[in-house]
RNA sequence: AUCUGAUAAAGGCAAACCGACCGAAAGGCCGGGGCGCAAAGUUACCGGUCUAAGGAAUCUACAAAUUCUAUGGCGGCGGGAUUGCUAGA
Numbered sequence: 001a002u003c004u005g006a007u008a009a010a011g012g013c014a015a016a017c018c019g020a021c022c023g024a025a026a027g028g029c030c031g032g033g034g035c036g037c038a039a040a041g042u043u044a045c046c047g048g049u050c051u052a053a054g055g056a057a058u059c060u061a062c063a064a065a066u067u068c069u070a071u072g073g074c075g076g077c078g079g080g081a082u083u084g085c086u087a088g089a
Stems, first nucleotide, its partner, number of pairs: 002089004012037002017032003021028002035076001041082003045079003048074003054069005
């Protein structure tokens, strides 16, 4: 340096749920909590997926409702890129 993660060692992260705050929502963030994770570190480049404020369309007397749409998200959906601990080969 590369590959692998069976056995370890030192550790790390933190699902659901609860509370507070932000947000139209998806969701984020802080505290608790621990389902799990060898990158469940970082990154929205590719795919996938969630939401639909705003916009458009449908309907309607109006309202309401419905449909479409990301510029908004998801890194614990997959891939790519990139960084890292340790053991073995």